[in-house]
Context: one part of a larger RNA
Molecule: small-subunit ribosomal RNA, 3' major domain
Organism: uncultured organism
RNA sequence: UGACGGGGGCCCGCACAAGCAGUGGAGUAUGUGGUUUAAUUCGAAGCAACGCGAAGAACCUUACCAGGUCUUGACAUCGGAUGCAUACCUAAGAGAUUAGGGAAGUCCUUCGGGACAUCCAGACAGGUGGUGCAUGGUUGUCGUCAGCUCGUGUCGUGAGAUGUUGGGUUAAGUCCCGCAACGAGCGCAACCCUUAUCGCUAGUUACUACGCAAGAGGACUCUAGCGAGACUGCCGUUGACAAAACGGAGGAAGGUGGGGAUGACGUCAAAUCAUCAUGCCCUUUAUGACCUGGGCUACACACGUACUACAAUGGCUAUUAACAGAGAGAAGCGAUACCGCGAGGUGGAGCAAACCUCACAAAAAUAGUCUCAGUUCGGAUCGCAGGCUGCAACCCGCCUGCGUGAAGCCGGAAUUGCUAGUAAUCGCGGAUCAGCAUGCCGCGGUGAAUACGUUCCCGGGCCUUGUACA
Numbered sequence: 001u002g003a004c005g006g007g008g009g010c011c012c013g014c015a016c017a018a019g020c021a022g023u024g025g026a027g028u029a030u031g032u033g034g035u036u037u038a039a040u041u042c043g044a045a046g047c048a049a050c051g052c053g054a055a056g057a058a059c060c061u062u063a064c065c066a067g068g069u070c071u072u073g074a075c076a077u078c079g080g081a082u083g084c085a086u087a088c089c090u091a092a093g094a095g096a097u098u099a100g101g102g103a104a105g106u107c108c109u110u111c112g113g114g115a116c117a118u119c120c121a122g123a124c125a126g127g128u129g130g131u132g133c134a135u136g137g138u139u140g141u142c143g144u145c146a147g148c149u150c151g152u153g154u155c156g157u158g159a160g161a162u163g164u165u166g167g168g169u170u171a172a173g174u175c176c177c178g179c180a181a182c183g184a185g186c187g188c189a190a191c192c193c194u195u196a197u198c199g200c201u202a203g204u205u206a207c208u209a210c211g212c213a214a215g216a217g218g219a220c221u222c223u224a225g226c227g228a229g230a231c232u233g234c235c236g237u238u239g240a241c242a243a244a245a246c247g248g249a250g251g252a253a254g255g256u257g258g259g260g261a262u263g264a265c266g267u268c269a270a271a272u273c274a275u276c277a278u279g280c281c282c283u284u285u286a287u288g289a290c291c292u293g294g295g296c297u298a299c300a301c302a303c304g305u306a307c308u309a310c311a312a313u314g315g316c317u318a319u320u321a322a323c324a325g326a327g328a329g330a331a332g333c334g335a336u337a338c339c340g341c342g343a344g345g346u347g348g349a350g351c352a353a354a355c356c357u358c359a360c361a362a363a364a365a366u367a368g369u370c371u372c373a374g375u376u377c378g379g380a381u382c383g384c385a386g387g388c389u390g391c392a393a394c395c396c397g398c399c400u401g402c403g404u405g406a407a408g409c410c411g412g413a414a415u416u417g418c419u420a421g422u423a424a425u426c427g428c429g430g431a432u433c434a435g436c437a438u439g440c441c442g443c444g445g446u447g448a449a450u451a452c453g454u455u456c457c458c459g460g461g462c463c464u465u466g467u468a469c470a
Base pairs, nucleotide, nucleotide: 001470002469003467004466005465007464008463009462010461011460012459013458015454016453019418020417021416022415023414026308027307028306029305030304031303032302033301034299035298042053043052064294065293066292067291068290069289070288073124077123078122079120080119081118082117083116088101089100090099091098092097106115107114108113126283127282129281130280131279135277136276137272138271139270140268142266147186148185149184150183151182152181153162154161155160166177167176168175192260193259194258195257197228198227199226200225201224202223203222207217208216231254234248235247236246237245238244310411314370315369316368317367318366319365327358328357329356332351333350337346338345339344377408382403383402384401385400386399387398388397424446425445426444427443428442429441430440
């Protein structure tokens, strides 16, 4: 100087407390461990691995296994020779491939040749093989915590100290005052995006004095560009005549208005050699390459994360043109219409979209029924019949109808999230994608309870003290 303390002081955080809803019990989905297996590819491992890489494993993907094949190679450059490449047809085969047939006779050209293809030879290619403890790059985490440093000066033999400590204050090393310090840098804040109010400008596909259309309009909604607005600016009280705090006015908004992006010096030999790049090592008729089939989907069990429930604040049926936002669309979204109980099918209007389509939002409201039961709760599982995608749904997809109707009556010890348009609850959209979503990323609808307080648990910041630690 740090680190540590079941030392002290001050302060903060959904850290506790006060509340609400959960997890842990059930069924299922999904990830992981373990076991099994020819293979169940690999990585991730307290917080910070476990719906994670994977924004989507039937083939492909695919790295794994079995079998069948190739060896200058599936891919790149170089030398020599040839000129054809390639489509197509037949046969064998699971295919890769092998054998044969064969039309047309490619493109550029400075006419030297080149592109392209085949053959030969070797230099080499190749490796999702190893090492993240050789590395770059990227990322997580402490933590959006308020810290981390430097120049000059001063003090100390020196390591170092001071500044950065102290008195107040703040979300903040934020600001004020003091002070052997005076300044400065990276962080904080602000500048950026979005949302909440208003004004101006501009308006079609949006809007409208409408029953509809045309025409018209620039008021309203809305769209999208510019601006205004919030600064403790004003008033009062407290305070040290400070910084600031508290209360008030005005205001759409008040003290960082809400949300986002933004992550200092560093820590964890943290993660990644399987995004990529890369040193070294290893491999080279195989640890490379191609193909078919299988596996990654196994199943006594254990754990994590979710979904659905156990019901009456509910289930079911019907009605009411109930009421959104944000998105996507051309090998696409696909209206009206017709067929089907339905999934869906036929067909193809419109739309590269404020125009058309996806697309009926659901919870809500109104009426009826059920009357506390393993039920008109719950939907697992299984049977049959179908639909869709796709060469192909057996291993191994999703959906529909009919039937079947399991566990489950609110969950032990323990444990998680959340402070407001939040929790809870209700639907909608998108990426990936032929198909496949209870996951992920977004969107809006309805919309709470509680916070006395900081003694305690956890984590963190500052000062101080002790130390057999570095």